[in-house]
A computed fold for a 137-nucleotide RNA from Thermoflavimicrobium daqui, annotated as c-di-AMP riboswitch aptamer (ydaO/yuaA leader). Rfam family: c-di-AMP riboswitch aptamer (ydaO/yuaA leader). A reference for the family is Barrick et al. (2004), "New RNA motifs suggest an expanded scope for riboswitches in bacterial genetic control", Proc Natl Acad Sci U S A.

This record gives sequence, structure tokens and C1' cells, in this order.
RNA sequence: GCCAUUCGAUCGCUGAGUCCAUAUUGGAGCGGGGGAACCAUCUUUUGGGGUGAAUCCUGUACUUUGUUGCAGGUAGGGUUAACUCUCUGAGAGCCCGAAUCCGUCAGCUAACCUCGUAAGCGUUUGAGAGGAGUGGU
Repeated sequence: GCCAUUCGAUCGCUGAGUCCAUAUUGGAGCGGGGGAACCAUCUUUUGGGGUGAAUCCUGUACUUUGUUGCAGGUAGGGUUAACUCUCUGAGAGCCCGAAUCCGUCAGCUAACCUCGUAAGCGUUUGAGAGGAGUGGU
């Protein structure tokens, strides 16, 4: 120089859920709740309210008519990179559309008070140029 091959998890996604320090326990950051005036609301078993994207509708089955099961949709939410750069695909496709807490009670809300800092996962094109590694020659 040529040929082949590889560039991925000590990475990334949802989420507030990270970082520092530590004998013990804390701190910073981020996130949630309660809580005046003013304003707003006329509400209160038809209970009501909070976190969250997760609300609502239709059909059907059971029949204990329910905060039930199943199916379809839906407000709404997420999506992926992956050696670097450029162009391109997506206005598409795919996935979710839950769960749970408070306990009769909370609108907003300065000061102030208080709580959490978990859990669960692994992806959607193509092309061109350049770079690095390995092997062969």
C1' cells in the first nucleotide's frame, strides 16, 4: 500500500429520584405536599383530595351490577444515541395510556412546616467522507 473485519453496557432509556461527605448521621441539587392576605368557589356519601402521561367513551360477559373481567377506541405520554462529521428517513412507525396514597379532610397561597431522592428496563433508516483497532498479505 491492498484485502477482510470491528468500533455498543465504565453505554443508554422511562422517572424528581443525582452528587458530596460520613464513627454516627447529614449536606447540596432536583421533586412533591400542607400552609395567609387578596382573589376564587358556593361546595359538602352521589364523599372528597394527592402523586402520576395514565383521562374518558363504546360494546360484551358474569351476574355477587362492581374501584369486576374481556375487547375496541381515546384525552394524554414516551421513543435510541451508539468513533466523528454531513445528508436523509419520521408530520411516519413502535410502545404506554398503569398503579397507588390520604382517610371525611386540604382552592390559590408569602413567611413557615413537612416528605421523597425509588423502581423498572435495553432501542427505528439508509448513504457518503474521515478516524482508530485487529488479522492477513
The prediction has a mean pLDDT of 80.